[in-house]
RNA sequence: GUGCCCGUAGUUCAACGGAUAGAAUUGAAGAUUGCGGAUCUUUAGAUACAAGUUCGAUUCUUGUCGGGCACA
Numbered sequence: 001g002u003g004c005c006c007g008u009a010g011u012u013c014a015a016c017g018g019a020u021a022g023a024a025u026u027g028a029a030g031a032u033u034g035c036g037g038a039u040c041u042u043u044a045g046a047u048a049c050a051a052g053u054u055c056g057a058u059u060c061u062u063g064u065c066g067g068g069c070a071c072a
Base pairs, nucleotide, nucleotide: 001071002070003069004068005067006066007065010025011024012023013022018055026044027043028042029041030040031039048064049063050062051061052060
């Protein structure tokens, strides 16, 4: 340089073009306990960026950025 794949909570993963973007774990508060741990309740937290298509985009298209693989 060329081609292909990936980018969503702190982490690991979901989500036919249409729900309030969901779960586990994690953090915080509370309950429980003699104190912890475990358990239970509540709560916080995310679509890499910019355009386009569409009534509607996490999803489709284009570009940029980042990561990975193959070839040279």